Predicted 3D model of an 84-nucleotide RNA (c-di-GMP-I riboswitch aptamer) from Syntrophaceae bacterium UBA1062.
Its Rfam family is "c-di-GMP-I riboswitch aptamer". Rfam's curators write: GEMM was predicted in a large-scale screen for bacterial structured RNA regulatory elements.
It was read from a public genome assembly, where an Rfam model found it.
Its mean pLDDT, the model's own confidence on a scale to 100, is 78.
The organism belongs to Syntrophaceae, within Bacteria.
RNA sequence: UUCGACUCACGCCAAACCAGGGGCGACCCUGGGACGGAAAGCCACGGGUCCGCUUCAUGAGAGGCGGACAGCCGGGCUGCCUGA
Numbered sequence: 001u002u003c004g005a006c007u008c009a010c011g012c013c014a015a016a017c018c019a020g021g022g023g024c025g026a027c028c029c030u031g032g033g034a035c036g037g038a039a040a041g042c043c044a045c046g047g048g049u050c051c052g053c054u055u056c057a058u059g060a061g062a063g064g065c066g067g068a069c070a071g072c073c074g075g076g077c078u079g080c081c082u083g084a
Stems, first nucleotide, its partner, number of pairs: 002084003012037002017032006035071001041077003045074003048069009
């Protein structure tokens, strides 16, 4: 450097839940906590789910705008251990 990644981890991250705080909300931040993770690092680009406002509709529902989720899937960028 290239390909691979079953196993390994000096170590890394941290679901649910709990406490405090922020947000109309989805959800986020900090601490505790570990279900899990080999990109559970980063980017809302495509799809998806969810929230708010709004338009149409008797309604079911459909559309528009603005958001949330990267631990839903795909894609892009970067990278650790390890094998050849």